[in-house]
RNA sequence: UGUGUGCGAGGAGCGUUGCGACAGCCAAACAAACUGCCAGGCUCGCCCACAGUAUCCAUUCAACGACGCUCAUAAAUA
Numbered sequence: 001u002g003u004g005u006g007c008g009a010g011g012a013g014c015g016u017u018g019c020g021a022c023a024g025c026c027a028a029a030c031a032a033a034c035u036g037c038c039a040g041g042c043u044c045g046c047c048c049a050c051a052g053u054a055u056c057c058a059u060u061c062a063a064c065g066a067c068g069c070u071c072a073u074a075a076a077u078a
Base pairs, nucleotide, nucleotide: 001051002050003049004048006046007045008044009043010042011071012070013069014068015067016066019041022036023035024034040064
C1' cells in the first nucleotide's frame, strides 16, 4: 500500500420511491421477468489475517450519502 473479516465514527428522527445485493418464484444450468426486502451498499480510523512495498519531517482532521419534512448545532440578517 492492497485485499478480506470485525468494531467504531461521519448530529438525531419521520415519510416516499426502489438501482445494486440478498431471498422467493421459474429453470437441467445460466439469464430474463415477477414478488419481497431495501437510501451508511460510501468514506475515514482501529484490531487481526494474507500479499506486497520501503527516506524523513511538518501541517491539516475530512469529503460525501435520491426526494420531502421535523429537530439539534452553528452562522448570518433584522